[in-house]
RNA sequence: GCCACCUUAGCUCAGCUGGCAGAGCGCGUGACUUGUAAUCUCGAGGUCGUCGGUUCGACUCCGACAGGUGGCUCCA
Numbered sequence: 001g002c003c004a005c006c007u008u009a010g011c012u013c014a015g016c017u018g019g020c021a022g023a024g025c026g027c028g029u030g031a032c033u034u035g036u037a038a039u040c041u042c043g044a045g046g047u048c049g050u051c052g053g054u055u056c057g058a059c060u061c062c063g064a065c066a067g068g069u070g071g072c073u074c075c076a
Stems, first nucleotide, its partner, number of pairs: 001072007010025004019056001027043002030040002049065005
């Protein structure tokens, strides 16, 4: 340098055919308990990597860029 894939909540990851963004864990709250743990309830938490494009409408399609992983090639 080239190619492929990945980027979504604090972490690990879902998200079908474009139509109101989710789960587990963690965190907070409350219940239960003499108390703790466990269990259960409720809740907070997201510019869906960035910038553009297409569309009535984009996490989803297209392009560029950034970061990451893997592979290939060249030079020395």
About this RNA:
Model confidence (mean pLDDT): 81 of 100. Transfer RNA from an uncultured Spirochaetaceae bacterium, 76 nucleotides, folded computationally. It was read from a public genome assembly. Its Rfam family is "tRNA". Rfam links the family to the GO term triplet codon-amino acid adaptor activity.